This is a predicted structure of a 1492-nucleotide RNA (small-subunit ribosomal RNA) from an uncultured prokaryote. It matches the Rfam family "Bacterial small subunit ribosomal RNA". Its mean pLDDT, the model's own confidence on a scale to 100, is 83. The RNAcentral record of the sequence draws on ENA.
[in-house]
RNA sequence: ACGAACGCUGGCGGCGUGGAUAAGACAUGCAAGUCGAACGGUGACUAGUUGGCAGCAAUGUUGGCUAGUUGUAGUGGCGAAAGGGUGAGUAACACGUGGGUAAUCUGCCGUGAAGUUCGGAAUAACCUCGAGAAAUCGUGGCUAAUACCGGAUGUGAUAUCUUGGAGGCAUCUCUGAGACCUUAAAGCUGGGGACCGAAAGGCCUGGCGUUUUAGGAUAAGCCCGCGGCCUAUCAGCUUGUUGGUGAGGUAAAAGCUCACCAAGGCUAAGACGGGUAGCUGGUCUGAGAGGACGAUCAGCCACACUGGAACUGAGACACGGUCCAGACACCUACGGGUGGCAGCAGUCGAGAAUCUUUCACAAUGGGGGAAACCCUGAUGGAGCGACGCCGCGUGGGGGAUGAAGGGUUUAGGCUCGUAAACCCCUGUCAUCGGUGAGCAAUGCUUCAGGUUUAAGAGAUAUGAAGUUGAUAGUAGCCGAAGAGGAAGGGACGGCUAACUCUGUGCCAGCAGCCGCGGUAAUACAGAGGUCCCAAGCGUUGUUCGGAUUUACUGGGCGUAAAGAGUGCGUAGGUGGUGAGGAAAGUCUGAUGUGAAAUCUCCGGGCUCAACCCGGAAACUGCAUUGGAAACUGCCUUGCUAGAGGAUCGGAGGGGAAAUCGGAAUUCCCGGUGUAGCAGUGAAAUGCGUAGAUAUCGGGAGGAACACCAGUGGCGAAGGCGGAUUUCUGGACGAUACCUGACACUGAGGCACGAAAGCUGGGGGAGCAAACAGGAUUAGAUACCCUGGUAGUCCCAGCCGUAAACGGUGCGUACUUGCUGUAGGAGGAAUCGACCCCUUCUGUGGCGGAGCUAACGCGUUAAGUACGCCGCCUGGGGAGUACGGUCGCAAGGUUAAAACUCAAAGAAAUUGACGGGGGCCUGCACAAGCGGUGGAGUAUGUGGCUUAAUUCGAUGCAACGCGAAGAACCUUACCUGGCCUUGACAUGUAUCUAGUAGGACCGUGAAAGCGGAACGAGGUAGCAAUACCAGGGUACACAGGUGCUGCAUGGCUGUCGUCAGCUCGUGUCGUGAGAUGUUGGGUUAAGUCCCGCAACGAGCGCAACCCCCAUGUUCUGUUGCCACUCGAACGUGAGUUCGAAGCACUCUGAACAGACUGCCUCAUUUAAAUGAGGAGGAAGGUGGGGAUGACGUCAAGUCAGUAUGGCCCUUACGGCCAGGGCUGCACACGUACUACAAUGCCCGGCACAAAGGGAUGCAAUACCGUGAGGUGGAGCGAAUCCCAUAAAACCGGGCCCAGUUCGGAUUGUAGUCUGCAACUCGACUACAUGAAGCCGGAAUCGCUAGUAAUGGCGCAUCAGCUACGGCGCCGUGAAUACGUUCCCAGGCCUUGUACACACCGCCCGUCACAUCAUGAAAGCCGGUUGUACCCGAAGUCGCCGAGCCAACCCGCAAGGGGGGCAGGUGCCGAAGGUAUGGCUGGUAAUUGGGAUG
Repeated sequence: ACGAACGCUGGCGGCGUGGAUAAGACAUGCAAGUCGAACGGUGACUAGUUGGCAGCAAUGUUGGCUAGUUGUAGUGGCGAAAGGGUGAGUAACACGUGGGUAAUCUGCCGUGAAGUUCGGAAUAACCUCGAGAAAUCGUGGCUAAUACCGGAUGUGAUAUCUUGGAGGCAUCUCUGAGACCUUAAAGCUGGGGACCGAAAGGCCUGGCGUUUUAGGAUAAGCCCGCGGCCUAUCAGCUUGUUGGUGAGGUAAAAGCUCACCAAGGCUAAGACGGGUAGCUGGUCUGAGAGGACGAUCAGCCACACUGGAACUGAGACACGGUCCAGACACCUACGGGUGGCAGCAGUCGAGAAUCUUUCACAAUGGGGGAAACCCUGAUGGAGCGACGCCGCGUGGGGGAUGAAGGGUUUAGGCUCGUAAACCCCUGUCAUCGGUGAGCAAUGCUUCAGGUUUAAGAGAUAUGAAGUUGAUAGUAGCCGAAGAGGAAGGGACGGCUAACUCUGUGCCAGCAGCCGCGGUAAUACAGAGGUCCCAAGCGUUGUUCGGAUUUACUGGGCGUAAAGAGUGCGUAGGUGGUGAGGAAAGUCUGAUGUGAAAUCUCCGGGCUCAACCCGGAAACUGCAUUGGAAACUGCCUUGCUAGAGGAUCGGAGGGGAAAUCGGAAUUCCCGGUGUAGCAGUGAAAUGCGUAGAUAUCGGGAGGAACACCAGUGGCGAAGGCGGAUUUCUGGACGAUACCUGACACUGAGGCACGAAAGCUGGGGGAGCAAACAGGAUUAGAUACCCUGGUAGUCCCAGCCGUAAACGGUGCGUACUUGCUGUAGGAGGAAUCGACCCCUUCUGUGGCGGAGCUAACGCGUUAAGUACGCCGCCUGGGGAGUACGGUCGCAAGGUUAAAACUCAAAGAAAUUGACGGGGGCCUGCACAAGCGGUGGAGUAUGUGGCUUAAUUCGAUGCAACGCGAAGAACCUUACCUGGCCUUGACAUGUAUCUAGUAGGACCGUGAAAGCGGAACGAGGUAGCAAUACCAGGGUACACAGGUGCUGCAUGGCUGUCGUCAGCUCGUGUCGUGAGAUGUUGGGUUAAGUCCCGCAACGAGCGCAACCCCCAUGUUCUGUUGCCACUCGAACGUGAGUUCGAAGCACUCUGAACAGACUGCCUCAUUUAAAUGAGGAGGAAGGUGGGGAUGACGUCAAGUCAGUAUGGCCCUUACGGCCAGGGCUGCACACGUACUACAAUGCCCGGCACAAAGGGAUGCAAUACCGUGAGGUGGAGCGAAUCCCAUAAAACCGGGCCCAGUUCGGAUUGUAGUCUGCAACUCGACUACAUGAAGCCGGAAUCGCUAGUAAUGGCGCAUCAGCUACGGCGCCGUGAAUACGUUCCCAGGCCUUGUACACACCGCCCGUCACAUCAUGAAAGCCGGUUGUACCCGAAGUCGCCGAGCCAACCCGCAAGGGGGGCAGGUGCCGAAGGUAUGGCUGGUAAUUGGGAUG
């Protein structure tokens, strides 16, 4: 944007528009008639006249004649070929545009010229008879004409001939003169003075008609140039075909038709064939160029049920005519007939879909007519449809308690919202009432005055009056009433304007693309709100645009799709330089045309607009003609710079053929010789005592040519490598002698073209597909090994493809450089041919400008330009199918579609990853020590069980974890009994005075329920009283260890105490990003140093903090006791106590000390650093602790607390009793104790640290075998207590055993805690005395005061399951070569198709389902060709014995001329037979493809 359709909705008007599908079939009505002024009849009426009959008559009835008016079937004329409809066919001179017609015609119309005479014979109608159901037809008879026929005249016209002039285009055309041939006609009507006539009429006059002719206008025919669809998977087509001569034919040229002759004609600039299609002005879109379309309006064409044919006519091969054939439908008396809506309405059908069986000829136009007038489904109107465009309205102003209500909420509010209500207005549209147009001009009638005329008729023009309206009582105007009757649709994640709540929970659904939905959905559904448009709004479909995404304007081809494998060359395209000519292209002027409408501009009319009218411009085109000559083309003539030739020269695996050569492998023969050889990661198959391998000699045969050998050479490419000879192609250099543009490219075409493969014939040493065997492996149709056939080689012939690659077509020109190398020439210099310089050709590396998306290319371009060719247009399907073509085959070449996806791809970036690389670290491995895994027990987990075994934690990073204490409690679980404003908080209302509290009693397992003696308060106030506190009731609410750790905060784990993670500015890059942070060293460390387009900075590292190790100073009780004094005890050594003291130890503080500071070396340029040493208590971060960067794992925790949302509310809340969390075929984790002699038992004996203590720790003493008890000194602690440390050490026993090891289990008796130890505590004594003799695969910890081992303490706690956890001290090792490997990590680099990032991505078969498609024995259609048969109607030709009025001859009969019926020939539609082509549908089965 639309001729639209569908969904929801719908007030009015104007202007437009409306069967796009079935050119399917049609009921009914209408759409083409008209003329009586062409004609004869005939009907009705009126008037006059005249009869018959009835009647006295009036009158009635029935006839005739005349006149008038008005109809009408028929004859005749004109029209019916226009108007109207449709787009089936048609790829064509059908259309458009411009020409030609010297090759034509044209009714009616207009202009001019000349006529319109004399006769004749029929025939409809009508009457009669007949056939038929009907349609209709036949026989006989009468009659008219502007119907038909004949004669005359000939202005003219036509044919032929003669001739003058003019013109042109070959035949010729026009015009003038003359001769000669042929050739016309019709009347109708109005009026009339004189004259004639009995009348009619003659005559005169007007109009119409008619005949001949000239030229005009209009309309038509034919011909030509140019223009406009797809397909080459259509490449050859054609026999009336191409041309000629002659004839026929037409209005007219022509193979238009025919006979004969010739063999032509068209085609890559696309013939022929197939598909599709009416063409144009224009319409839509677009900046334009273009692209798509061809409704309405206008021009042309074609068609009229389908096919064929002619007739009539000016015109048709005829929409509402004829004939024939066919299909269909209808009527029928079954004999036979009738019909054609793609006219207007309307019906059915098919369809997503397209209107009233309307009014009028008032206007415009058409037909007929003299006219009135008639006809007109053309047309003008109305109706229906929001189908489109345009306009208008659905109210305007005020109005805040910001009402109610809805929505939301952080509960305060916010929002719908001045919106409503309410107040004041207005009156468009609709409604009602009234009034009321324009479109109307003609024509006709009457009147007036002109012209014609003899005329006052008539005719004609002008003026006046009257008359004519379908739309329509409509538009418009006036009045009335009342805000009264009039708003919806879509959207609201981004694109894209507009956001919230609720419901739902990967369901239901949405979706144009991306994508939403798995419990907080702005994306689904509903609601509120908002946005957009508005009588419409959305959806679907289609076209153009955006799309520079077919690129003319205006693209590309190294890697994204795209350079043919290479050359030669045809057509074609393009082409150096000077001069002249002509003017095809080109430029410019003029003329004609380019219909109107449309578009644009200006102006105007409907109130505006849509719409309409006038004017201009435009229509970018075509044709004719005048001019210009620069450029291109053409013609002529030159030139030498392109190209080619000539002469000389050197280089080369260029090609072909022949001949020759040596090394090596294998085989054969012979010698020597003996047990292995060969092969592999390791083996085996294989070969060998029948003598291999090894070695020596000889021989055979085939293939390939070491070294030289080189990003070196040659060739168009493929490709080419021993040597020599012969034949042969090309390139290069030098000279500048010749030709004179001879050139470049190259569709088709032709040739060459690796390897493999094929055919035939040879050959066959080695190698080696297939194949066999041995290994490897889960398997191994592979990789490895032993064999081995085609093949590899030669000749002849096919094939024609490769990552045939520089992934880069060929040619020419231009554009900074550096440096190798191959071949040639020149120069300088030299003894010289070396080196050096210049230059040409080839072949490399790096790199500038420029180019490029980047990578990169860069004088060998992927730079700048030109010429030509080839090729590309999203991925898959697919280089596939079908068809063609080539091939012996394999297969090659050309080359689609359906369907499917929203990507596929390129280059680069950051990460991650790698059974990639480099460097480095870590108890990571290795080297060691000790364990776990086996036993018993403890504890946790899984599983099982259960009324419940509450919940959470699940690889490392869950499992002696939350839990630093489950008998009740805890407790969250289960069973049962109870409570319901609640065990707890706050508020409101109300009630309450023996109120609060409450011993005690009843019931009960308790909780609870019921009763109850006794018995108080605070504040204010004189008091009454009020308030508080308390209790009851009611309402808000409490409460929830209910769910969601994937809605969260906070905290924590882990990588990891790993050394990393970033930022600012600058710079680089189109950008993502990079640089810094990389590099060289070094470190535990992104630690430090040096270098560097970087310079700085932050979070991390380190240090600052705490403990330990040394010293100094201070402090001095509860600590200490050396010196001094005193007392007691003791033979004595000495011990204890006190005083004094603070030296020492110690407690607690504050300082010092360690920094690579010093020396040597590494090692150099230097620094950082490392190694060693000195000194020192301590040495290279001295040893520990605290400290955890950016981040990762939707890691863990809603059950610690907090918290959003959801859920429960006499229960998922609360209380209580009992049970459970402790349950046990089993599995796993973590520990303890052991298996013993480095041990166990008994006795003796020595040395700690760090802690705890008032509902507490508890001493001395006594009792008990013991756990423990009695009792209570001391101590709120450097004082007292827990509290004897143990291992060690000394002495004794045991003597290798299931033990004097081991202690499980069980029995009995006890102790302690506690309301209570049954489920279910710990401990003690006695007795019992299980497994276990060092632990499979596998696996863990630890590098020094560490491992190992020994004991002690504390938290939780009434008690305890502690063998757990957190600390303390004692004794106290071994080992580290080293970094290959396992694991984890860091840095750099590399590859990547990965980015939820290798636990990634992803390929193929198989199975199932769905979809489209290829093949397929066939089957069924459509279309078309060829051959033949039959052959309607009809034109033409021939015959025409039957039939016939006009004319001629004839008295007549008859004849002639002319015709008709009929017959026949050619052609000929439909039909038939046979056989092909193309195309479509379908099909058992089958092939691959796509999706899940």